[in-house]
RNA sequence: GCCUCUGUAGUUCAAUGGAUAGAACAGUUCCGUCCUAAGGAAUAAAUUCAGGUUCGAUUCCUGAUAGAGGCA
Numbered sequence: 001g002c003c004u005c006u007g008u009a010g011u012u013c014a015a016u017g018g019a020u021a022g023a024a025c026a027g028u029u030c031c032g033u034c035c036u037a038a039g040g041a042a043u044a045a046a047u048u049c050a051g052g053u054u055c056g057a058u059u060c061c062u063g064a065u066a067g068a069g070g071c072a
Stems, first nucleotide, its partner, number of pairs: 001071007010025004018055001027043005048064005
């Protein structure tokens, strides 16, 4: 330098064009207990960035950016 793949919540993962982007663990609050723990209830939290296509984009296209792999 070229090619391929990946980027979604604090972490690990879903969602292959359609209603309010879900789950587990972690966090916060409450119940619980003499106290802590187990357990239960509630709750906050995310689509890497900029454009494009579309009635509608996490999803498709282009570029950028970060990471992983391959070739030279």
Source information
Transfer RNA from a Minisyncoccia bacterium, 72 nucleotides, folded computationally. Rfam family: tRNA. It is annotated as a transfer RNA. RNAcentral holds the sequence, with entries from ENA.